[in-house]
RNA sequence: UGUACGAAAAGGCAAAAUCGUUGAAAAACGAUGACGCAAAACUAUAGGGGCUAAUGCCAAAAACUAUGCCAGCCAGUUUUCGAA
Numbered sequence: 001u002g003u004a005c006g007a008a009a010a011g012g013c014a015a016a017a018u019c020g021u022u023g024a025a026a027a028a029c030g031a032u033g034a035c036g037c038a039a040a041a042c043u044a045u046a047g048g049g050g051c052u053a054a055u056g057c058c059a060a061a062a063a064c065u066a067u068g069c070c071a072g073c074c075a076g077u078u079u080u081c082g083a084a
Base pairs, nucleotide, nucleotide: 005082006081012037013036017032018031019030020029021028022027035072041077042076043075047074048073049070050069051068056064
């Protein structure tokens, strides 16, 4: 120095719920909040998987359908500290 690993220290992020806003919805953003997280940082037609179904389809319904969404599902990329 690198990889693996995860004690300590310095810190970081922020689940559910509630309120407000946007949206067809999934969900996102902000405030409060803290379940947890060594990547809970970034990446969504450049992997897999999942959610919604506006639109399309149909006589109608059902079902299907992403260009919409999820990275705190797996994954890819990057990265702080340094005990055993």

Notes:
c-di-GMP-I riboswitch aptamer from Domibacillus tundrae, 84 nucleotides, folded computationally. Model confidence (mean pLDDT): 87 of 100. It was read from a public genome assembly, where an Rfam model found it.